[in-house]
RNA sequence: GGUAUUUAAGUUAAUCGCUUGAAAUAUAGAGGAAAGUCCGAACUUCAUAGAGCAAAAAGGCAUCUAACGGAUGCUAGGAGUAAUCCUAAGGAAAGUGCCACAGAAAACAAACCGCAGGGAACUGUAAGGGUGAAACAGUGAGGUAAGAGCUCACUAUGAGUUUAGGGGACUAAAUUCAUCGGUAAACCCCUUUUGAAGCAAGAAAAGUUAAAGAUAAAAAGUUGUUGCUCGCAAUAUCUUUUGGGUAUUCGCUUGAAUAUAUAUGCAAAUAUAUAUCUAGAUAAAUGAUUAACAUAAACAAAAUUCGGCUUAUUAAAUACCGGGU
RNA sequence: CGGUGUGUAGCGCAGUUAGGUAGCGCACUUGUCUUGGGAACAAGGGGUCGUAGGUUCAAAUCCUGUCACACCGACCA
Numbered sequence: 001g002g003u004a005u006u007u008a009a010g011u012u013a014a015u016c017g018c019u020u021g022a023a024a025u026a027u028a029g030a031g032g033a034a035a036g037u038c039c040g041a042a043c044u045u046c047a048u049a050g051a052g053c054a055a056a057a058a059g060g061c062a063u064c065u066a067a068c069g070g071a072u073g074c075u076a077g078g079a080g081u082a083a084u085c086c087u088a089a090g091g092a093a094a095g096u097g098c099c100a101c102a103g104a105a106a107a108c109a110a111a112c113c114g115c116a117g118g119g120a121a122c123u124g125u126a127a128g129g130g131u132g133a134a135a136c137a138g139u140g141a142g143g144u145a146a147g148a149g150c151u152c153a154c155u156a157u158g159a160g161u162u163u164a165g166g167g168g169a170c171u172a173a174a175u176u177c178a179u180c181g182g183u184a185a186a187c188c189c190c191u192u193u194u195g196a197a198g199c200a201a202g203a204a205a206a207g208u209u210a211a212a213g214a215u216a217a218a219a220a221g222u223u224g225u226u227g228c229u230c231g232c233a234a235u236a237u238c239u240u241u242u243g244g245g246u247a248u249u250c251g252c253u254u255g256a257a258u259a260u261a262u263a264u265g266c267a268a269a270u271a272u273a274u275a276u277c278u279a280g281a282u283a284a285a286u287g288a289u290u291a292a293c294a295u296a297a298a299c300a301a302a303a304u305u306c307g308g309c310u311u312a313u314u315a316a317a318u319a320c321c322g323g324g325u
Numbered sequence: 326c327g328g329u330g331u332g333u334a335g336c337g338c339a340g341u342u343a344g345g346u347a348g349c350g351c352a353c354u355u356g357u358c359u360u361g362g363g364a365a366c367a368a369g370g371g372g373u374c375g376u377a378g379g380u381u382c383a384a385a386u387c388c389u390g391u392c393a394c395a396c397c398g399a400c401c402a
Stems, first nucleotide, its partner, number of pairs: 001321008010293007018029002031299001035310002038308005043198004050230004055194005060074005075089001076087004090189002095187002097183003112129002114125004137155006156179010202250003210242003213238002221235005244401003257276008326398007335351004345382001353369005375391005
């Protein structure tokens, strides 16, 4: 200097004050992210949620989990001297599109200079030049008018087959064929998955009204099924605009909960035992002062509840790697 | 609390669909015209597209994170 992992997020005492709760001199009272609302669920309602199209999401293998796009371990590829870390990691040989400028040519190859043939017109050529982010595999030999995977040897890449190893992704070896630009965070194809809305869900009570506008007389319209079509259900309505009225209770916190110990597993995690109850407000509480601890500082304040991810941010510890002395 | 949308020059807007030199109007600067000013005419400057990464040869545009701002949502009707 760096990498990884872990821990903490003040404590104690006194006084005053707030919320819940109770009617006692009592108990409890924000976070690791309460945040972003990015994923996954619980819960609730909508014909018990049906069919097709469209749309969206996921994308190596296995395991964990209530579930997941999360986590753990491994495989492949990549970054780094290393510790270690990262990956939106199926298909470009199903098809379509795009590849500015420059360049002869940007993909059924082509012919500017060059090389070769020819009197010339023209023809052959892909070695060499130059352009570009990218130019049709590389080296050597043969071959030829000159050349060329045109042929051969080795190498590289890709596909198939066989054998061996592994639970699997995959790895190793042998052999056959091919020489194919990039882009799928372009369309698309393949496999898998998805009904929608959200506690302002929803239930009960209280309250109970006016006008304007739109649409219709049923094989239709409107609303719901959150894109479209059908099917289904409800219905004279719609809630577009203005005014008026009401705004209380439940949902609401005992839960895939927390702590400790033991066992299993490489790990994520799981099982068993014991103990504990730990905010629930609605204009919305959790604060202020003093004293001590060397000093109290960062990011930041619950709103239906959990499991993750991401982002913001302070301090400390342990292990490992590299450099210098 | 929940659900949506928008960030491009001083101000108001295009361009994003379908990636290839970032534009328009007003404003600003200079010049001409005028006795002077305004108006008019001519020329010019000013941006790396809120911000940080990624995909790609190439990103305002595609993808992800993040920041700021704006809008909608109770019941009776």

Two RNAs folded together computationally: RNase P RNA and transfer RNA, 402 nucleotides in total. It holds a member of the Rfam family "Bacterial RNase P class A". Rfam classes the family as a ribozyme. The coordinates come from a structure-prediction model, not an experiment, and the mean pLDDT is 76.